The RNA shown here (glmS glucosamine-6-phosphate activated ribozyme aptamer) has 147 nucleotides. Rfam family: glmS glucosamine-6-phosphate activated ribozyme aptamer. Gene Ontology terms of the family: catalytic activity and regulation of gene expression.
Formats: sequence, C1' cells, structure tokens
RNA sequence: AUAAUUUAAUUAGCGCCAGGCCUUCCAUAGGUGACGAGGAUAACAGUGAUCGAAUAUUCGGCGGAUGCUGUUACGGUUUAUGUAAUCGUUAGAUAUAUUUUAAAAAAUAAAAUCAAAAUUAUAACAAAGAAUAUAUCACACAUUUAU
Repeated sequence: AUAAUUUAAUUAGCGCCAGGCCUUCCAUAGGUGACGAGGAUAACAGUGAUCGAAUAUUCGGCGGAUGCUGUUACGGUUUAUGUAAUCGUUAGAUAUAUUUUAAAAAAUAAAAUCAAAAUUAUAACAAAGAAUAUAUCACACAUUUAU
C1' cells in the first nucleotide's frame, strides 16, 4: 500500500413478553405493556438511573441504558511544574432574570376493523437540566525560570 475479516453510540422511556389486564369469530387467536423533556472523556466497582405530564396496569418480569456514588487514568482552569481544589472539551460555585416549539392521555372528527386496540387530523397544558446576561464568592501552597 492492497485485499479480506472482525468490531463499533446512525435511535435508549429503548427492545422483548411465560404472569396480569383488555377483546371476541374462544384458540396453536388478537391487543396492551413509558407520554414526552433531558442526559456520553475512559476503565473498574457499587446501585432500586434524572425530570415532570397523564382518567394513573406507565402493574409485573427479562434485557439494555448516556444517571448517581467511589477509585484510577486522561484532559481544562488557578502563569509554568508538583500537590490541592473544581470541573469534562462551551471543561469553578451560588443566586436572580431570560431563552430553550413538550408530547401523550382526555375531547372532537376521519377511513379501516367482529371487537379490543392501533393510525391520522385539530387546539392546549410541565419540571429538571442546559445556554446567555447580571451580581456575589473562590482563584491556594511549595518549587523553578524570566523581568
């Protein structure tokens, strides 16, 4: 360099269904089983993985998971290096304000369906987190170099 093979965050309220619940054409049947918002430096360990909405079985179970905690590594900031502190690549903390399209359920309507359910259309309603602005607080110790 070429070829082949393998692996991997294109999705994570995500996937699945032996219980439960719902349906009737009653059997080797069908349906339901999380509504969106938010969330990733890496490894290991632990763990019941954030926020609200809902006429609330969104019960229960299995798997997964970007959460949280601890340790270590890497990285940012405190001039450099080490320690320490605090964060995670937009890389200090706190407070306030603003911004950040909620969606579903419910209701009405539509075609299809035995039915349950599912689909489509219509208008409304969050919280957390984050970003921005302002204010306050923190920005240390040791050593080295230069002026």